Predicted 3D model of a 524-nucleotide part of an RNA (small-subunit ribosomal RNA, 5' domain) from an uncultured prokaryote.
Context: one part of a larger RNA
RNA sequence: GAUUGAACGCUGGCGGCAUGCCUAACACAUGCAAGUCGAACGGAAACGAUGGAAGCUUGGUGCUGACGAGUGGCGGACGGGUGAGUAAUGCUUAGGAAUCUACCCAGUAGAGGGGGACAACCCGGGGAAACUCGGGCUAAUACCGCGUACGCUCUACGGAGGAAAGCGGGGGAUCUUCGGACCUCGCGCUAUUGGAUGAGCCUAAGCCGGAUUAGCUUGUUGGUGGGGUAAAAGCCUACCAAGGCGACGAUCCGUAGCUGGUCUGAGAGGACGAUCAGCCACACUGGGACUGAGACACGGCCCAGACUCCUACGGGAGGCAGCAGUGGGGAAUAUUGGACAAUGGGGGCAACCCUGAUCCAGCAAUGCCGCGUGUGUGAAGAAGGCCUGCGGGUUGUAAAGCACUUUCAGUAGAGAAGAAAAGCUUAGGCUUAAUACGCCUGAGUCUUGACGUAACCUACAGAAGAAGCACCGGCUAACUCCGUGCCAGCAGCCGCGGUAAUACGGAGGGUGCAAGCGUUAAUC
Numbered sequence: 001g002a003u004u005g006a007a008c009g010c011u012g013g014c015g016g017c018a019u020g021c022c023u024a025a026c027a028c029a030u031g032c033a034a035g036u037c038g039a040a041c042g043g044a045a046a047c048g049a050u051g052g053a054a055g056c057u058u059g060g061u062g063c064u065g066a067c068g069a070g071u072g073g074c075g076g077a078c079g080g081g082u083g084a085g086u087a088a089u090g091c092u093u094a095g096g097a098a099u100c101u102a103c104c105c106a107g108u109a110g111a112g113g114g115g116g117a118c119a120a121c122c123c124g125g126g127g128a129a130a131c132u133c134g135g136g137c138u139a140a141u142a143c144c145g146c147g148u149a150c151g152c153u154c155u156a157c158g159g160a161g162g163a164a165a166g167c168g169g170g171g172g173a174u175c176u177u178c179g180g181a182c183c184u185c186g187c188g189c190u191a192u193u194g195g196a197u198g199a200g201c202c203u204a205a206g207c208c209g210g211a212u213u214a215g216c217u218u219g220u221u222g223g224u225g226g227g228g229u230a231a232a233a234g235c236c237u238a239c240c241a242a243g244g245c246g247a248c249g250a251u252c253c254g255u256a257g258c259u260g261g262u263c264u265g266a267g268a269g270g271a272c273g274a275u276c277a278g279c280c281a282c283a284c285u286g287g288g289a290c291u292g293a294g295a296c297a298c299g300g301c302c303c304a305g306a307c308u309c310c311u312a313c314g315g316g317a318g319g320c321a322g323c324a325g326u327g328g329g330g331a332a333u334a335u336u337g338g339a340c341a342a343u344g345g346g347g348g349c350a351a352c353c354c355u356g357a358u359c360c361a362g363c364a365a366u367g368c369c370g371c372g373u374g375u376g377u378g379a380a381g382a383a384g385g386c387c388u389g390c391g392g393g394u395u396g397u398a399a400a401g402c403a404c405u406u407u408c409a410g411u412a413g414a415g416a417a418g419a420a421a422a423g424c425u426u427a428g429g430c431u432u433a434a435u436a437c438g439c440c441u442g443a444g445u446c447u448u449g450a451c452g453u454a455a456c457c458u459a460c461a462g463a464a465g466a467a468g469c470a471c472c473g474g475c476u477a478a479c480u481c482c483g484u485g486c487c488a489g490c491a492g493c494c495g496c497g498g499u500a501a502u503a504c505g506g507a508g509g510g511u512g513c514a515a516g517c518g519u520u521a522a523u524c
Base pairs, nucleotide, nucleotide: 001524002523003522004521006520007519008518009517010516013371014370015369016368017367018366019364020363021329026327027326028325030324031323032322035074036073037072040071041070043067047065048064081282082281083280090207091206092205093204094203095202096201099199100198104195105194106193107192108191109190110189112146114144115143121136122135123134124133125132126131152161153160154159166187167186168185169184170183171182174181175180208254209253210252215245216244217243220242221241222240223239224238225237226236227235257279258278259277260276261272262271263270264269284305285304286303287302288301307318308317309316310315335361337360338359339358343357344355345354346353347352374404375403376402377401384395385394386393387392408465410460411459412458413457418451423445424444425443426442427441428440429439430438468513469512470511471510472509473494474493475492479508480507481506482505483504489496490495
């Protein structure tokens, strides 16, 4: 000099854009943060609408829906947080072969015929509660056989094994038990091939300090048989052999998430790894598996532990390193805000629902950038202050005065863009038996904005509301007076102060930066 997720002191007008627990991975009150589908299903709690009955209390029945609870499907493995652990089961770069991949895309083939349950519900029991037990009824895209099997799997090449589910829209003939069959379209289902995406595994090289850590290792190193995984492998196991690593630093100890990058520097380097992006690890502590395409799963389960809470003492409940917020720690770090309008995600045919992701707003000079606090004129060089050699000098064109302007803030008015879709009507095309339905393209129409009393623009009034901080001995730009008297004090280094201190304190003046200025800490 540059820089910072900074803090502290003094001061503080506005806006834009960023950033904001670096400490206790300490403990957490409260609310919200993952649901959705009735076009899979049996149903109908509550509520609304409609119709009927009744009549002043209520009860019953039917239909429909944007439907509580239940069965079922998909999603809760993403998104969000944190950096404790990890020096290599990690990251970065470059390769590799022995693998899996829901949803999505493309292709091929199929979707026949049956069965038995379990919730909900009803009845009964236990419990303070959490919840739970027994009996009975029932549906399905839930579950299980049978049939079929191009391709698929296994094979001793003879053969063997293995699947499915329906739902909704529309409809001219034909049939009909008037439910529908049937046709067609859409969504869904089964098997398999390829792709895309994502993931798992292996190898090499690189990745902090310590030798006052020199030897380490027994599933250890390799082989065979067996097991196991989606998959190679001591991954596991039995037996056999005695190997494997190490001064090119093994092992041990300490420290640490890694990278793109950030800061500095002419560069080489050095230091760091906040925000943003990629990867990894973790979710009260330790362990375990279940489900699933995917987890050994932050807001799932089980066990143990510590802690907190409820209890009828028998037993139960919980996990903010999600967003806010609280206590605590600390020099120190924000609102228990708004909205799903946009972007994106989950579910759904869709309408739509959910979304503390996200977009916004609030707080903070925490940082960067921009703007303003007026402009011109004005010598009687006013008054006052300070200094003085008492003549004057300086503050100083500074003020006053005169002439102007009105950015920003304020008040009032006007006012884009962020919105494209979806929906409805319609034209053409595709599909089809079909001028239905559905899809694609186009036209018209109707709406949808949290921010927002916003941006931008116009008008109004009046210089009106807006300057401080540090320093002035040398380094280092900037000097005098008074007070003090080795005292009080200053200080980054040299050093000042013991009676004229440009070095302490105050004042006048000056210098430097400026909504900031200094100090401290840290890095180059």
RNAcentral holds the full RNA, with entries from ENA. The prediction has a mean pLDDT of 83.